The RNA shown here (glmS glucosamine-6-phosphate activated ribozyme aptamer) has 170 nucleotides and comes from Parageobacillus thermantarcticus. The model forms 89% of the base pairs in the Rfam consensus.

RNA sequence: UUUAUUUUUAAAGCGCCUGGACUAAGCGUGGACGGAAGAACGCUUAGUUGACGAGGAGGAGGUUUAUCGAGGUUUCGGCGGAUGCCUCCCGGUUGUUGCGAUUACAGCCGUAAGUCCUUUCUUAAAACAAAGGGGUGACUCUUUGGACAAAGGGAAGGACAUAAUCGCAA
Numbered sequence: 001u002u003u004a005u006u007u008u009u010a011a012a013g014c015g016c017c018u019g020g021a022c023u024a025a026g027c028g029u030g031g032a033c034g035g036a037a038g039a040a041c042g043c044u045u046a047g048u049u050g051a052c053g054a055g056g057a058g059g060a061g062g063u064u065u066a067u068c069g070a071g072g073u074u075u076c077g078g079c080g081g082a083u084g085c086c087u088c089c090c091g092g093u094u095g096u097u098g099c100g101a102u103u104a105c106a107g108c109c110g111u112a113a114g115u116c117c118u119u120u121c122u123u124a125a126a127a128c129a130a131a132g133g134g135g136u137g138a139c140u141c142u143u144u145g146g147a148c149a150a151a152g153g154g155a156a157g158g159a160c161a162u163a164a165u166c167g168c169a170a
Stems, first nucleotide, its partner, number of pairs: 014080004019076001020049010052069003058089006090110006098168007114160009128145007
């Protein structure tokens, strides 16, 4: 220094790179009367790039193009993963003059909880500009400045939303 094994840590616009694009070095190609240089093209090797935040976890199994917007040449393309989605299970919750228990039906929630509407609150970050550092270069890191979202969630208000049995109270 490399390979294998074991252990630990980290992440979900998260991780990785063999396609593409770009950079460097070396080599090669052709025209002009001749020569050189440069540009262009190709090959090899090595590198660079390859998702900006908001939001999101009961358990088991399954599945893959797993929510929202900002930006805009590639945030292209590929592989893996993932809090998504589906089914079941566990526990809970909304629906009846009031309270409680049980069963069924329709829906919802995983510390929240029926459906719809209105109002309001909820630090965006990059991109951009300026400055500094590293690198031959493609690029990359940090600091400062001013902004601009949607979904989801919180609060308030309104409308609508099943039955049965038993007990208590009025």
Record summary: The sequence was found by an Rfam model in a public genome assembly. The source organism's lineage runs through Bacteria, Bacillati, Bacillota, Anoxybacillaceae and Parageobacillus. Rfam family: glmS glucosamine-6-phosphate activated ribozyme aptamer. Rfam classes the family as a riboswitch. A reference for the family is Jansen et al. (2006), "Backbone and nucleobase contacts to glucosamine-6-phosphate in the glmS ribozyme", Nat Struct Mol Biol. The coordinates come from a structure-prediction model, not an experiment, and the mean pLDDT is 77.